[in-house]
The RNA shown here (transfer RNA) has 74 nucleotides and comes from an Acidobacteriota bacterium. Rfam family: tRNA. Gene Ontology term of the family: triplet codon-amino acid adaptor activity. From the family's description: Transfer RNA (tRNA) molecules are approximately 80 nucleotides in length. The sequence is in RNAcentral, with records from ENA.
RNA sequence: GGCGGUGUAGCUCAGGUGGUCAGAGCAGGCGACUCAUAAUCGUCGAGUCGGGGGUUCAAGUCCCUCCACCGCCA
Numbered sequence: 001g002g003c004g005g006u007g008u009a010g011c012u013c014a015g016g017u018g019g020u021c022a023g024a025g026c027a028g029g030c031g032a033c034u035c036a037u038a039a040u041c042g043u044c045g046a047g048u049c050g051g052g053g054g055u056u057c058a059a060g061u062c063c064c065u066c067c068a069c070c071g072c073c074a
Base pairs, nucleotide, nucleotide: 001073002072003071004070005069006068007067010026011025012024013023019057028044029043030042031041032040050066051065052064053063054062
């Protein structure tokens, strides 16, 4: 330098053919249970979906560009 992949909650990830919701598990707060702790159960909070732009009535999703990381080729 060329090609491909990944980027969504503190962490690991899901998110169909663009639409009714931005979600799960773990972690964390609070409560229940217990003599107490753990486990278990209930509940709560946490995201401008890597940045910017475009298309569209509507974008995590489609298009362009940039950034970071990973891989292959040179």